[in-house]
RNA sequence: UUUUAGCAAACCCAGCGAAAGCUGGCGACGCAAAGCUAAGGGGGCUAAGUCUAGUGGGUAAGGCUAGAUAAGCCAGCCCGGCCGCCGGA
Numbered sequence: 001u002u003u004u005a006g007c008a009a010a011c012c013c014a015g016c017g018a019a020a021g022c023u024g025g026c027g028a029c030g031c032a033a034a035g036c037u038a039a040g041g042g043g044g045c046u047a048a049g050u051c052u053a054g055u056g057g058g059u060a061a062g063g064c065u066a067g068a069u070a071a072g073c074c075a076g077c078c079c080g081g082c083c084g085c086c087g088g089a
Base pairs, nucleotide, nucleotide: 006031007030012025013024014023015022016021029076035082036081037080040079041078042077043074044073045072049069050068051067052066053065054064055063
């Protein structure tokens, strides 16, 4: 470059989940790996639970607020690894 094809963003609907998000349907914003890998590395998102502090109140407890925390999540954020298609190079 080209062929046969492929994938499917957002919105909306249904379901799962505490959430991030995921699954299916619709639908195409885009993608030359927008195939897989999150326990190869970096980065990002969420915080149920746990911890800490405050508040509250019987010198309680529950509750509320804030912060921290991921082997929970994102591969369509980046690097790498593996598999794959095309090609005159």